This is a predicted structure of a 147-nucleotide part of an RNA (small-subunit ribosomal RNA, 3' minor domain) from a Planctomycetales bacterium. It was read from a public genome assembly. The prediction has a mean pLDDT of 81. The organism belongs to Planctomycetales, within Bacteria.

[in-house]
Context: one part of a larger RNA
RNA sequence: CACCGCCCGUCAAGUGAUGGGAGUCGGGAGUACCCGAAGUCGGAUUACUAACUUGCAAAAGAGGUGUCUGCCGACGGUAAGCUCGAUGACUGGCACUAAGUCGUAACAAGGUAGCCGUAGGGGAACCUGCGGCUGGAUCACCUCCUU
Numbered sequence: 001c002a003c004c005g006c007c008c009g010u011c012a013a014g015u016g017a018u019g020g021g022a023g024u025c026g027g028g029a030g031u032a033c034c035c036g037a038a039g040u041c042g043g044a045u046u047a048c049u050a051a052c053u054u055g056c057a058a059a060a061g062a063g064g065u066g067u068c069u070g071c072c073g074a075c076g077g078u079a080a081g082c083u084c085g086a087u088g089a090c091u092g093g094c095a096c097u098a099a100g101u102c103g104u105a106a107c108a109a110g111g112u113a114g115c116c117g118u119a120g121g122g123g124a125a126c127c128u129g130c131g132g133c134u135g136g137a138u139c140a141c142c143u144c145c146u147u
Base pairs, nucleotide, nucleotide: 003110005107008103009102011100013097014096015095016094018092019091020090023087024086025085026084027083028082031079032078033077034076039072041070042069043068044067045066047065048064049063052061053060054059113134114133115132116131117130118129119128120127121126
């Protein structure tokens, strides 16, 4: 650069991050149930048994070993969820980007004053109804203040 001004939204293009999303994949911490190794502990035992005890001895006892069994129990499995991350056809808006499209909503009484709430409608800015506000111009009148 001062109305040949400013400026709003849809649509189209590009870029970026992001919400939803049938699902898919992976991680984490638990819950319930199943299985139940090793091992300690408890129980049983017609099995075996050098050291200890009793006994002259035979043998008996204690202890030990083995076997069976109960509780606890790692790993593993099943089920329904919780939580975190990645990915996902499609989908929603957001931000940004000299010179795209359609209109012209707002700023002057912006050419229907504007705005707020609400409801309906519409390519879009928006339009219409109802209620409210003046942060409305113009004209006239009234009240008050100043000169």